[in-house]
Large-subunit ribosomal RNA, domain VI from a Bacteroidota bacterium, 253 nucleotides, folded computationally. Rfam family: Bacterial large subunit ribosomal RNA. It was read from a public genome assembly. The coordinates come from a structure-prediction model, not an experiment, and the mean pLDDT is 88. The organism belongs to Bacteroidota, within Bacteria.

Context: one part of a larger RNA
Formats: sequence, structure tokens, C1' cells
RNA sequence: CGUUUGAAGCUUGAGGAGUGCUGCAUCUAGUACGAGAGGACCGAUGCGGACAAACCUCUGGUAUACCUGCUAUGGUGUCAGCUGUAUUGCAGGGUAGCCAAGUUUGGACGAGAUAAGCACUGAAAGCAUCUAAGUGCGAAACUCACUCCAAGAUGAGGCUUCGUUUGAGGGUCGUUAAAGAUUAUAACGUUGAUAGGUUGCCGGUGUAAGGAUAGUAAUAUCUUCAGCCAAGCAAUACUAAUAACCCGAAAAG
Repeated sequence: CGUUUGAAGCUUGAGGAGUGCUGCAUCUAGUACGAGAGGACCGAUGCGGACAAACCUCUGGUAUACCUGCUAUGGUGUCAGCUGUAUUGCAGGGUAGCCAAGUUUGGACGAGAUAAGCACUGAAAGCAUCUAAGUGCGAAACUCACUCCAAGAUGAGGCUUCGUUUGAGGGUCGUUAAAGAUUAUAACGUUGAUAGGUUGCCGGUGUAAGGAUAGUAAUAUCUUCAGCCAAGCAAUACUAAUAACCCGAAAAG
């Protein structure tokens, strides 16, 4: 821009893309078969491998915004405490998120029409013959079925609701994240839990500072499973989402 009034929401599916894998064991059954040796089809079940998708409950990795310990040196007048720099100074742990080595799921079941092939009926050709007329079975291939995209499918579809001079709806703007380079998408904007803050909880670290006691002291114990705490889950309008502006119509009137 189009889809010949403008929107919001929900859809159909022409068409396209994807998937399609496979091993071992057990039962049937030491059965059928076979002199024996050996040893099944069909069917059922269990355990895997590789591959793919989704996810983070578990196991873990990461986690330069969390906690703790330690060294050198500087600052805070000194002690204590706190703090800067040293690869994040080094080291031990670790929430969310992301991730796999972790978890879950998948290939299916089935249908249609068939290939090679196997057949039925059956003439030409009194017989025979799967074929000439007719009929059936038959494969990971084909068409469906399963997953995803999809009406620019210009053949531009359908349904519902709203608006059409009393304006539906959208945007700018702001608070943001399940989104993200920007844009877009998604949530919210006081008729509000959108983000921050605060409070509580989960969770992490591991027992803060100060004081007291014991010890010459280093240090230990008690106060104290303390103190501190990022992204998690809730509650709560304390702060900020104020106010406002722009776009937006053919016909009818």
C1' cells in the first nucleotide's frame, strides 16, 4: 500500500515446513519343524542407543550486583571497626536467570490408494490361465493422520462485537519485562500492584558489631542457628506511572 466504511477479538486452511531411526532381552516356547544337532514365524512385554523438542522439580555448571575467611599495602588521628587497590586481589560456598552432564516427552496406533509379489473368478483358446472385462491382499516409499507456519490464498476467506459527527480504536508519553541491538512484542498507567521502596516468606552464607566472662596473651565461650543478603514468592499506594496532545470516517445526516 492492497484486501473498496473504520476497528478490536476469535478463527477456517489452499499451500508450505518438520517428524519418520534402531539394538538387546524375556514370555509365547525348547513349542511348530526336525532322526538328531538345532530351532522359529505370528503376537505380547521390558530395558536401552543415537536424534529432536520443551523445561529447571531433582543432580550439577556458571553466577565480576550475595555471604564468609585470608595476605600485602593505603585511608579513616590511634585501638577496635569499616573501607580503597592488588586478575572479581586470592580462597570457600552460593539465590534467580541461563545451561547439560539433569528432568520430561516424541517417532506411535491407524486409515486410503498402491509397488514388486501372492491370489479369486474368468474367457479369447469347450482345457488351462492372477487379466483381456471384473474382484481381493500386499511396503519405512505416496495421500491422510501427528507438530509448526499460513487469507498478499490479489481467488486477499469466515464469525462475533463495537463505531460512523454523541467519534470505536490507535498512537505519543510514562512505570516496566515472560520481550529486546534499535524497533517490535507483552504487562500496567490512580476505577492502579507496572517498577522501586517497605514488611513478611523462601533461600544463601554461617554465629555480626558492641558488651560480659576465662586466659599474661594469641584466642575461646555467652549474648547468638546470630548478623548481612542480588535477580525469587507474596502483601502493602510510601515514591513514580500526573495532566495533556496527536491520528482516526465513505455513505447517511